This is a predicted structure of an 86-nucleotide RNA (c-di-GMP-I riboswitch aptamer) from Lottiidibacillus patelloidae. RNAcentral holds the sequence, with entries from Rfam.
[in-house]
RNA sequence: ACUAAAAAAGGGCAACCUAUUCGAAAGAAUAUGGACGCAAAACUAGAGGGGCUUCAGUAGUAAUACUAUGCCAGCCAGUUGCAUCG
Numbered sequence: 001a002c003u004a005a006a007a008a009a010g011g012g013c014a015a016c017c018u019a020u021u022c023g024a025a026a027g028a029a030u031a032u033g034g035a036c037g038c039a040a041a042a043c044u045a046g047a048g049g050g051g052c053u054u055c056a057g058u059a060g061u062a063a064u065a066c067u068a069u070g071c072c073a074g075c076c077a078g079u080u081g082c083a084u085c086g
Base pairs, nucleotide, nucleotide: 004084012038013037017033018031019030020029021028022027036074042079043078044077048076049075050072051071052070057066058065059064
């Protein structure tokens, strides 16, 4: 330097649930307890794919349909990175 993911140490993160706040919603933040899981569950959502929502807008007599400028990184992906058998 590269590859790989078996083991160990010290640590890290925290789904779901409950409360409050923000939001039209999706969803987010904070707190308590707790631990479904994670070797990137760290960062990136104008300039990869995918998914969720529809206040407003457009069409429609209506039912409803479509649309992101709103979201999701714990869907894939990209970037960076700790320790280590080999």

The coordinates come from a structure-prediction model, not an experiment, and the mean pLDDT is 78. NCBI's taxonomy places the organism under Bacteria, Bacillati, Bacillota, Bacilli, Lottiidibacillus.